Background: Predicted 3D model of a 162-nucleotide RNA (Lysine riboswitch aptamer) from uncultured Intestinimonas sp. Model confidence (mean pLDDT): 83 of 100. It matches the Rfam family "Lysine riboswitch aptamer". From the family's description: Riboswitches are metabolite binding domains within certain messenger RNAs that serve as precision sensors for their corresponding targets.

[in-house]
RNA sequence: UGAUAGAGGCGCAACGCCCAUCAGUACCCCCGCUGAGGCCCACGGAGGCCGGUGAUCCGGGGGGAAAGGGAGCUUUGCCGAAAUGGGCUGUCCGCCGUGGGACAGCCUGUUGGGCGUCGGGAGAAGAUCCCGCCGACUGUCACAUUGCGUGGAGUGCUAUCG
Numbered sequence: 001u002g003a004u005a006g007a008g009g010c011g012c013a014a015c016g017c018c019c020a021u022c023a024g025u026a027c028c029c030c031c032g033c034u035g036a037g038g039c040c041c042a043c044g045g046a047g048g049c050c051g052g053u054g055a056u057c058c059g060g061g062g063g064g065a066a067a068g069g070g071a072g073c074u075u076u077g078c079c080g081a082a083a084u085g086g087g088c089u090g091u092c093c094g095c096c097g098u099g100g101g102a103c104a105g106c107c108u109g110u111u112g113g114g115c116g117u118c119g120g121g122a123g124a125a126g127a128u129c130c131c132g133c134c135g136a137c138u139g140u141c142a143c144a145u146u147g148c149g150u151g152g153a154g155u156g157c158u159a160u161c162g
């Protein structure tokens, strides 16, 4: 200095199956009231669609989802696994502008790992996820070592080969 192979454990991620939740919600129909607006992510513009054969708000009745997120199980890929901040590019959310969002790729930064309290964000949510501080635990290396320990980060550590 390069290559290969490994380890950490409630280890990481993905597809599929199934279950609960989403929710008696969205939406459709009927009745009553009101009586001119309503809808296409937000705002503006243009343009459309529906509407006195009754828009919209509200009340009652009948019917009634789905996606995302989640638990479990199988399988697969793996150990910067993966997650996330920022930037750029592309596609999508009807057209244009500004913004916001979803997904994918590239560059760059942070995080060894799981768990927990607290705070913040997302979310229908007391589920769950993400971020941050802190806490002990755990693996690893270094230092210390009578005993007790202290500290660092995966661009690390261990093994083999060159």
Base pairs, nucleotide, nucleotide: 001162002161003160004159005158006157009079011078012077013076014075016073017072019070027063028062029061030060031059032058037050038049039048040047041099042098043097044096045095082111083110084109085108086107087106088105089104090103091102092101093100112138113137115135116134118132119131120130121129122128140152141151142150143149